Model confidence (mean pLDDT): 81 of 100. The part of an RNA shown here (large-subunit ribosomal RNA, domain I) has 530 nucleotides and comes from an uncultured Pirellulales bacterium.

[in-house]
Context: one part of a larger RNA
């Protein structure tokens, strides 16, 4: 020098191990805000930061409840002043306070009434005032609506796809939309919407290329229907060119297609009764009961030895089980200690699809004969886009822009160009619970989910921090002495905040650069080679 073996040092891998994550199920909430909200800035302790919690009444004030012995929140110990069985801390539940920003508002909108009042005579816009438990702004997903891409595929690329997707906006609800047939259909038919399986990768669309892609029918979930306008009646206002006519308000009637309703006219029934009800129908709702939430209560049964630092291990013998579910305790516990299974609790505030009282609302058929109503710039044409699984196609049906433009029950729409027949159905208001779609949140419970380079970007005094960036934004590293700080008193060595050596304390190779401590690196001694 090399190699080998053994001791260290160094590094912090692996095992263990979790305080924090991640997904599932179930319940449960689904919103808070001008009574100032989400989110912040500042302060606020005896005490210097930080985290929490709190607002100058500032880790807190009040009342009620509930628990009982110790408190004064965490890091983080001590110290200092206090408080507490005349019940404190700490948990619930109401209530006082709540600095400044931030929608931030002494405003601006809208809806009422009131004065007032242009061009212009009435009017109208306009302006002032008062009133509103209105509206604003935040929020994760879901929902409906407006605006609407490209990269990508098409092995290139325009029609087509990506796709009405992203992304921007509007709005809303705990769901939203839809929704009670001018359907669907083709049989002696079905009967509101929703959603699922299924039809079916079928029918079909397509540079018939890439691709795109129903529907009814069958099964299941959940089931609930109603209420205007119109005719006609009635009361009650403005205008007119006043026996009349136009045009408002309330009420009443009246809501459908085997067509219904007005109105006249017979019949029969009819009220000390029936019946429903706060989600429509159907209009305020209130009061009690029960239940549930939002603190909590109670809870069975085990001892001796033995090793050991230390028993819940060995070993011997009991015991309780509607409980041997689980965590923790000095090594593994049903009987130690928190629970567990069974049971039980509310002054107060919140809530229910339950059940009563109060209250409140609704409630006739049939025969005839009228021919008065039954949603008009509608509907449908043309033209030019849009959606429709359908790309203009024979292209129906729905939607929109321009031009246009009907019938009124002997009507009207549809049945995939269009025509007859037959069938279905009655458009141009409007409401409507479910069953379905989602989770920032709150509870339980589970997990052939992760174990600190996983698992959330984050397990940690200070994580969306430290840092970086003109910004928008990017965005880390970082867990473990022991059982118990007992955190090493004392004593020595020294180039003295290092490191060592003794003492102590089951062990200090558990010594604070601290569980275990792997490799590269280093260094020591030792052997063998050279």
């Nucleotide at each position: 020098g090399g190699c080998g073996c053994a001791u260290g040092g160094g590094g912090g891998a692996u095992g263990c191990c979790u305080a924090g994550g991640c997904g599932u199920c179930a319940g449960g909430a689904g919103g808070c805000g001008a009574u100032g909200a989400a989110g912040g800035g500042c302060g606020u302790g005896g005490a210097a930061g930080a985290c929490u919690g709190c607002g100058a009444u500032a880790a807190g004030c009040c009342c009620g409840g509930a628990g009982g012995a110790g408190c004064u929140g965490u890091c983080a110990a001590a110290c200092a002043a206090g408080c507490g069985u005349u019940g404190a801390u700490c948990c619930c539940g109401g209530g006082a306070u709540c600095c400044c920003c931030g929608a931030a508002u002494u405003a601006g909108c809208c809806c009422g009434c009131g004065c007032u009042g242009a061009a212009u005579c009435c009017a109208u816009a306009g302006g002032c005032g008062c009133g509103g438990c209105g509206c604003g702004g935040c929020g994760a997903a879901c929902g409906c609506g407006g605006u609407g891409a490209a990269c990508u595929g098409a092995a290139a690329c325009a029609u087509c796809u990506u796709a009405g997707u992203a992304a921007c906006c509007g709005c809303a609800g705990g769901a939203a939309a839809a929704g009670a047939a001018a359907g669907a259909a083709a049989a002696c038919u079905c009967g509101a919407u929703u959603u699922c399986c299924c039809c079916a990768g079928u029918a079909g669309c397509g540079g018939c290329g890439a691709g795109c892609g129903a529907a009814a029918a069958g099964g299941a979930a959940a089931c609930a229907g109603c209420c205007c306008a119109a005719a006609c009646c009635g009361c009650u206002g403005g205008g007119g060119u006043u026996u009349c006519c136009c045009u408002g308000g309330c009420g009443g009637g009246g809501u459908u297609g085997u067509a219904g309703g007005g109105c006249c006219u017979c019949u029969c029934a009819c009220a000390u009764g029936g019946g429903a009800g706060u989600u429509a129908c159907c209009a305020a709702g209130c009061c009690g009961a029960c239940g549930g939430c939002u603190a909590g209560c109670a809870g069975a049964a085990c001892u001796g030895u033995c090793u050991g630092g230390a028993a819940a291990g060995g070993c011997a013998g009991a015991c309780c089980a509607c409980a041997g579910a689980g965590g923790g305790u000095g090594a593994c516990a049903g009987u130690c200690c928190c629970g567990u299974a069974c049971g039980c609790g509310a002054a107060a505030g919140c809530u229910g699809a339950u059940c009563g009282g109060c209250c409140u609302c609704c409630c006739g058929a049939g025969g005839g004969g009228u021919a008065c109503c039954u949603g008009a710039g509608u509907a449908g044409g043309u033209c030019g886009g849009g959606c429709c699984a359908c790309g203009u196609g024979g292209a129906a049906u729905c939607c929109c822009g321009a031009c246009u433009g009907a019938a009124u029950c002997u009507g009207c729409g549809g049945g995939g160009a269009c025509c007859a027949u037959c069938c279905c159905g009655c458009a141009a208001g409007g409401c409507u619970a479910a069953a379905u779609a989602c989770u920032c949140c709150c509870u339980g419970a589970c997990g052939a989910c992760c174990g600190a380079u996983a698992g959330u970007g984050a397990a940690c005094u200070a994580a969306g921090u430290a840092g970086g960036g003109c910004g928008a934004c990017c965005g880390a590293a970082a867990g473990g002495u022991g059982g118990g700080a007992a955190g090493a008193a004392c004593c020595c060595c020294u180039g003295u905040u290092a490191g060592g050596g003794g003492a102590g304390g089951a062990u200090a190779c558990u010594g604070a650069a601290c569980c275990u401590g792997a490799a590269a690196c280093c260094a020591u001694g030792c052997g063998c080679c050279u």